c-di-GMP-I-GGC riboswitch aptamer from Desulfuromusa sp., 75 nucleotides, folded computationally. The organism belongs to Desulfuromusa, within Bacteria. It matches the Rfam family "c-di-GMP-I-GGC riboswitch aptamer". Rfam links the family to the GO term cyclic-di-GMP binding.
[in-house]
């Protein structure tokens, strides 16, 4: 550099439940664990969703892009 060994340690945490915020999509906290090798961060491009329809929001666990990063074989 490449890569994720039907790998390991460690990490994150879908649905669902409870609380709480929001008109909503959804966010946050606890439980939970379907999954994840960037499921870390950024709404830059595309997509999807919401609404009080616009100089507005949500989604990074939809795809792409950018930036950054732990651990460990083979090559």
């Nucleotide at each position: 550099a490449c890569u994720g060994a039907a790998a390991a340690a460690g990490c994150c945490a879908a649905a669902c439940c409870u609380g709480c915020c929001g008109c909503a999509a959804g966010a946050c906290a606890g439980g939970g664990g379907c999954g994840g090798a960037a499921a870390g961060c950024u709404a830059c491009g595309g997509g999807u969703c919401u609404u009080c329809c616009a100089a507005a929001g949500a989604u990074a666990g939809c795809c792409g892009a950018g930036c950054u990063a732990c651990c460990g074989a083979a090559u």